[in-house]
Context: one part of a larger RNA
RNA sequence: UUGGGCGUAAAGAGCGCGUAGGCUGUUUUUCAAGUCAUAUGUGAAAACCUCAGGCUUAACUUGAGGACUGCAUAUGAAACUGGAAAACUUGAGUGCAGUAGGGGAAAGUGGAAUUUCCUGGUGUAGGCGGUGGAAUGCGUAGAUAUCGGGAAGAACACCAGUGGCGAAGGCGGAUUGCUGGACAGCACCUGACGCUGAGGCGCGAAAGUGUGGGGAGCGAACGGGAUUAGAUACCCUGGUAGUCCACACUGUAAACGUUGGGCACUAGGUGUUGCGGGUAUCGACCCCCUGCAAUGCCGCAGUUAACGCAUUAAGUGCCCCGCCUGGGGAGUACGGUCGCAAGGCUGAAACUC
Numbered sequence: 001u002u003g004g005g006c007g008u009a010a011a012g013a014g015c016g017c018g019u020a021g022g023c024u025g026u027u028u029u030u031c032a033a034g035u036c037a038u039a040u041g042u043g044a045a046a047a048c049c050u051c052a053g054g055c056u057u058a059a060c061u062u063g064a065g066g067a068c069u070g071c072a073u074a075u076g077a078a079a080c081u082g083g084a085a086a087a088c089u090u091g092a093g094u095g096c097a098g099u100a101g102g103g104g105a106a107a108g109u110g111g112a113a114u115u116u117c118c119u120g121g122u123g124u125a126g127g128c129g130g131u132g133g134a135a136u137g138c139g140u141a142g143a144u145a146u147c148g149g150g151a152a153g154a155a156c157a158c159c160a161g162u163g164g165c166g167a168a169g170g171c172g173g174a175u176u177g178c179u180g181g182a183c184a185g186c187a188c189c190u191g192a193c194g195c196u197g198a199g200g201c202g203c204g205a206a207a208g209u210g211u212g213g214g215g216a217g218c219g220a221a222c223g224g225g226a227u228u229a230g231a232u233a234c235c236c237u238g239g240u241a242g243u244c245c246a247c248a249c250u251g252u253a254a255a256c257g258u259u260g261g262g263c264a265c266u267a268g269g270u271g272u273u274g275c276g277g278g279u280a281u282c283g284a285c286c287c288c289c290u291g292c293a294a295u296g297c298c299g300c301a302g303u304u305a306a307c308g309c310a311u312u313a314a315g316u317g318c319c320c321c322g323c324c325u326g327g328g329g330a331g332u333a334c335g336g337u338c339g340c341a342a343g344g345c346u347g348a349a350a351c352u353c
Base pairs, nucleotide, nucleotide: 004324005323006322007307008306012321014203015202016201017200021196022195023194025088026087027086028085029084030083031082033081034080035077036076037075038074039073040072041071042070048066049065050064051063052062053061054060091193092190093189095186096185098183099182103179104178106176107175109173110156116151117150118149119148120147121146122145127138128137164171165170208249209248210247211246212245213244217243218242222238223237224236225235260320261319262318263317264316265315268298269297270296271295272294273293274292275291276290277289278288302309303308326353327352328351335346336345337344338343
C1' cells in the first nucleotide's frame, strides 16, 4: 500500500471561520478530455502457458502457437464523469411580518448578608473562640454578646426547572442604549450561489506571567498549635501570592456525550421549551387532533465483544476532514518553532517484556 478501525479495548483535533483541494441538485442541447468499441502499428530475444519433437525418463532442450493485461494512431458510440451553452426550483441564501432567550460587550445602579474595619451606647470576665478532646489565638488598653451610624470589597437567596441561550470555553440581581445568532409563518426575490476543509486565521475554563489598580471573605506557600512511632498531611489558629478590575501574554483540561461535520432514509410511546394549523366556542383559554424546531426518558427492527445505542443512532448509505496500529521507555531526548517565563506544538531511538 491493500485492508481493518476510532462511546468504554489504541484512535474524533477544545471550538469555529475559511484558502487550496476533494465531493456536488433537476432538465435540454452540444463537444468528445475521461470511458467504451473496432482496426492498424508496436509491445526484442530469453523466461511464462499450451501442444508436438530430441537426449532411456526427468531436469534440460528444439519447434509451433498463445500470452506479453501496455503504448501510439485512425475511425466510431454518447449512458455516466468532465468542458461549453441555455433553462428550472426542491438544496442554499435574501425579503416581509413575528416569537423566545442567564448569547456578547459597555455604562451607570439596587438590596440581603458576610466579615472585617472604623465609630458611639449597654454591659461584663479563669471570658470568647475552637475541637473528638485540647492548645496556639483574641480579651480588664474592656473582647465575646447586643443596639445604632459609617466605610469597603466580592457574590447575586427565592424565581430555578434532565428549563433557556451560545460553535465550544461558557452565560444567572435589576435598568438603559449598542450588538451576534436561532426558530416558526408567508412563499416575494436570487437561481446551485452548496458540503467539507490540508495549510492559515480567530475564539478558548482554571491555574500561571507582565504593568498598574483593588483587597471584605476565602486562601496555595509560610508561621504557630494539636494528632502521631514520625506527620514536611488530614483537624485548629493566623496568613502572603492569588481570587476582583484594566490592558497585554499564556493556549492547556476527565476542553466529556470520553461519540468530527454535512445530507438522505429506517416502528412507535411519553414528558418539557418555542412557534404555528385544525376542532370546539358568540369569542378566547382548557380538552382533543396535528406540523416544524429544540431538549429528556422508554422502546421495535437493526447493530454491538458485551454494556448499551436505537429519527438527538453507536442502524442503513453517500461526501469531506482528523486520528489509531502491542505494553514500557515517552508525550521523554534531540532538532525546529512559539512564549517574558512556566512551558506549549511537532516528536523519535536504543533497550526491555
Molecule: small-subunit ribosomal RNA, central domain
Organism: uncultured prokaryote